[in-house]
RNA sequence: CGGGAAGUGGCUCAGCCUGGUAGAGCACAGCGUUCGGGACGCUGGGGUCGUCGGUUCAAAUCCGACCUUCCCGACCA
Numbered sequence: 001c002g003g004g005a006a007g008u009g010g011c012u013c014a015g016c017c018u019g020g021u022a023g024a025g026c027a028c029a030g031c032g033u034u035c036g037g038g039a040c041g042c043u044g045g046g047g048u049c050g051u052c053g054g055u056u057c058a059a060a061u062c063c064g065a066c067c068u069u070c071c072c073g074a075c076c077a
Stems, first nucleotide, its partner, number of pairs: 001073007010026004020057001028044006050066005
């Protein structure tokens, strides 16, 4: 330098194709069961969906540019 993949709660990920209320598990907080812990059950909090633009009545989703990480290749050695 070229090609490809990924970026969404604290963590691991789904949702994107085909635009229409942002979700799951774990974790966290409260309550219950228990003498207590663990475990289980119920309830709850937590998100600029990598950044900036564009399209649209409406964008995590479509389009463009850029950033970061990873993989492959090229170059150098």
The RNA shown here (transfer RNA) has 77 nucleotides and comes from a Desulfobacterales bacterium. NCBI's taxonomy places the organism under Bacteria, Pseudomonadati, Thermodesulfobacteriota, Desulfobacteria, Desulfobacterales. Its mean pLDDT, the model's own confidence on a scale to 100, is 81. It matches the Rfam family "tRNA". Gene Ontology term of the family: triplet codon-amino acid adaptor activity. It is annotated as a transfer RNA.